RNAcentral holds the sequence, with entries from MGnify.
c-di-GMP-I riboswitch aptamer from a soil metagenome, 86 nucleotides, folded computationally.
Model confidence (mean pLDDT): 84 of 100.
RNA sequence: GAAAAAGGCAAACCCGGUGAAAACCGGGGACGCAAAGCCAACGGGUCUAACGUCACGAAAGUGACCAUGAUUGCCAGGCCGCCGAA
Repeated sequence: GAAAAAGGCAAACCCGGUGAAAACCGGGGACGCAAAGCCAACGGGUCUAACGUCACGAAAGUGACCAUGAUUGCCAGGCCGCCGAA
C1' cells in the first nucleotide's frame, strides 16, 4: 500500500565540536522521505585534494594531476525490517 491511522527519519538554516577540505557528529529546526533503515571492500556519477608526484621558483610558496577521503537525501545493486483494512 486505504489521497487512512499509529509509529519513524530529518533538507536548508542556526549553535557547539571534528576535519586540510569535501563532509561528518551532537543540539535546535522541518524541505521532504514508504525503506531518507544498514552496506562506499560490487558498479557508475558527483564533491574534495591532505599525502604523494610533476612543473615553476633562490626560498617562502604557487599551480596541475591524483582517493587511499566524502556522498545511498544522485542512480543501480545487496541485506534486513515496523504498522494496518478490504